[in-house]
Context: one part of a larger RNA
RNA sequence: GAGUAACGUUAAUGCGGGUGAAAAACCCGCACGCCGGAAGACCAAGGGUUCCUGUUCGACGUUAAUCGGAGCAGGGUGAGUCGGCCCCUAAGGCGAGGCAGAGAUGCGUAGUCGAUGGGAAACAGGUUAAUAUUCCUGUACCGGUAUAUAUUGUGAUGGAGAGACGGAGAAGGCUAGGCCAGCACACAGAUGGUGUUGUGUUUAAGGUGGUAGGCUUGGAACUUAGGCAAAUCCGGGUUCCUUUAAGGCCGAGAGCUGACGACGAUCGCCCACGGGCGAGAAGUGGUUGAUGCCAUGCUUCCAGGAAAAUCUUCUAAACUUCAGAUAUAUACCGACCGUACCCCAAACCAACACUGGUGGUCAGGUAGAGAAUACUAAGGCGCUU
Numbered sequence: 001g002a003g004u005a006a007c008g009u010u011a012a013u014g015c016g017g018g019u020g021a022a023a024a025a026c027c028c029g030c031a032c033g034c035c036g037g038a039a040g041a042c043c044a045a046g047g048g049u050u051c052c053u054g055u056u057c058g059a060c061g062u063u064a065a066u067c068g069g070a071g072c073a074g075g076g077u078g079a080g081u082c083g084g085c086c087c088c089u090a091a092g093g094c095g096a097g098g099c100a101g102a103g104a105u106g107c108g109u110a111g112u113c114g115a116u117g118g119g120a121a122a123c124a125g126g127u128u129a130a131u132a133u134u135c136c137u138g139u140a141c142c143g144g145u146a147u148a149u150a151u152u153g154u155g156a157u158g159g160a161g162a163g164a165c166g167g168a169g170a171a172g173g174c175u176a177g178g179c180c181a182g183c184a185c186a187c188a189g190a191u192g193g194u195g196u197u198g199u200g201u202u203u204a205a206g207g208u209g210g211u212a213g214g215c216u217u218g219g220a221a222c223u224u225a226g227g228c229a230a231a232u233c234c235g236g237g238u239u240c241c242u243u244u245a246a247g248g249c250c251g252a253g254a255g256c257u258g259a260c261g262a263c264g265a266u267c268g269c270c271c272a273c274g275g276g277c278g279a280g281a282a283g284u285g286g287u288u289g290a291u292g293c294c295a296u297g298c299u300u301c302c303a304g305g306a307a308a309a310u311c312u313u314c315u316a317a318a319c320u321u322c323a324g325a326u327a328u329a330u331a332c333c334g335a336c337c338g339u340a341c342c343c344c345a346a347a348c349c350a351a352c353a354c355u356g357g358u359g360g361u362c363a364g365g366u367a368g369a370g371a372a373u374a375c376u377a378a379g380g381c382g383c384u385u
Stems, first nucleotide, its partner, number of pairs: 013031006032382004040362004046342002050340001051075006060068002080141002082338003086119003092113003098107003122139005142334011153319002158314004166301004172294003177288005182201005187195002202262002206257003213250004218241007226234002263283001266279005302305001348357002364376004
């Protein structure tokens, strides 16, 4: 220079009350304003206690601070079903023997790891200051072990099927959700005339059943250079029956049940004004309708679109009074790790409480082709001078 620039997007504040040494900024209330495909809600990654409560205001906070993601202390994360671990493999890694190399090492078989993929099973309501598909209530489901009963050719690291997959497009059937009406309760209406009034009208998994629709001829017998051996399995061939509709396989949704339950506007009582306890109405119909489900479907195209486990089936060795398999019932078991909180952000990556960056899910109303845009609900904020 200078008590100057600046105090980090122009979304916006005002009033009353409280606390306090002190209040423009903290708390409560009433108005106003802003976002609303987000500036709301939930995850992954990353962070790691930032979560909740009490207390403190030196420092941190671009000002003050009684406030705080700050200091101090205490508390908080509950799982057979969510995710991991586990079983399985992809790219890729490692790699017994092996090959190469003077060696260090490099490559690589059998193997063994490796998810961002495949693989068993849970929903609704309630509850805490802070956790909940984890606790509680109610109603379920899966796997394993043991025992009992009944039946019985069981058996793999091998064979076969299935698992098992691309892009684009179109139509159909549904549902979530929305809207309207009806119904219930409340309010207004004191000019006798009903009202552009408010709120609610909610309920899962599971069980039962097999619909709209999709796919497919199906069954039997005989035979067989294939599937590294075998096979009753798969594939090839022959004959007969059935013949294009039965049958078989898959399959949303609705209905019934779950539920004489829960929830529920509101009302009553108590209160330390934070809340606690109890009662509890209506709980129906129509319409619209997805980018969700049927659907890994259908049609079409060329660039021809993972693997393995699991499952089903077949036999080999083997065992066939055992062991094993199938069905039913009962009993028991289901460990360990994560779970708080932020997550388009003041908590992650950017030296900062930084106008930047950051993958996925949900997607109300009115107008609209629309996830544009404008206004708005739930919810969240007014961006620390």
Large-subunit ribosomal RNA, domain III from Kangiella spongicola, 385 nucleotides, folded computationally. It was read from a public genome assembly. Its Rfam family is "Bacterial large subunit ribosomal RNA". Model confidence (mean pLDDT): 80 of 100.